[in-house]
RNA sequence: GGGCUCGUGGUCUAGCGGUUAUGAUACCGCCCUUACAAGGCGGUGGUCCCCAGUUCGAUCCUGGGCGGGCCCA
Numbered sequence: 001g002g003g004c005u006c007g008u009g010g011u012c013u014a015g016c017g018g019u020u021a022u023g024a025u026a027c028c029g030c031c032c033u034u035a036c037a038a039g040g041c042g043g044u045g046g047u048c049c050c051c052a053g054u055u056c057g058a059u060c061c062u063g064g065g066c067g068g069g070c071c072c073a
Base pairs, nucleotide, nucleotide: 001072002071003070004069005068006067007066010025011024012023018056027043028042029041030040031039049065050064051063052062053061
């Protein structure tokens, strides 16, 4: 330098172009227990990597950029 692939709460992750972006985990509160753990209930937390385009409407499609991984040179 070229090709492929990925980027979504602190972490991991789901998500036919259309209702409030899903779940787990972590964190906080309550219940349970003599107590702790496990378990149950509730809550907080997201610029969906950035810019532009297509569209009535974009996390999703297109172009460019940035970053990670793999391969080639």
Background:
This is a predicted structure of a 73-nucleotide RNA (transfer RNA) from a Candidatus Nanoarchaeia archaeon. The source organism's lineage runs through Archaea, Nanobdellati, Nanobdellota and Candidatus Nanoarchaeia. RNAcentral records the identical sequence in 2 taxa.